[in-house]
Molecule: c-di-GMP-I riboswitch aptamer
Organism: Candidatus Scalindua sp.
RNA sequence: UUCUGAAAAAGGCAAACCGACUGUGAAGUUGGGACGCAAAACCAUGGGUCUUCUAAUAGAAGAGUGCCAGGCUACCAGU
Repeated sequence: UUCUGAAAAAGGCAAACCGACUGUGAAGUUGGGACGCAAAACCAUGGGUCUUCUAAUAGAAGAGUGCCAGGCUACCAGU
């Protein structure tokens, strides 16, 4: 440096659900919780999904990367 994630280890993240707060809403923050995750780190770039508004076969403004691609960086072990 490339590839891989069978076993192991050091650690990491945290779905549903519950409490508090924020938002018209999708959702978000925080505490608990643990279904899962080898990029479940990061970026709304393409597609898809969801919300609100306009009176609308469409457009606008948003949400979301733990839906699929793409970009970019990285831990451990093996090779």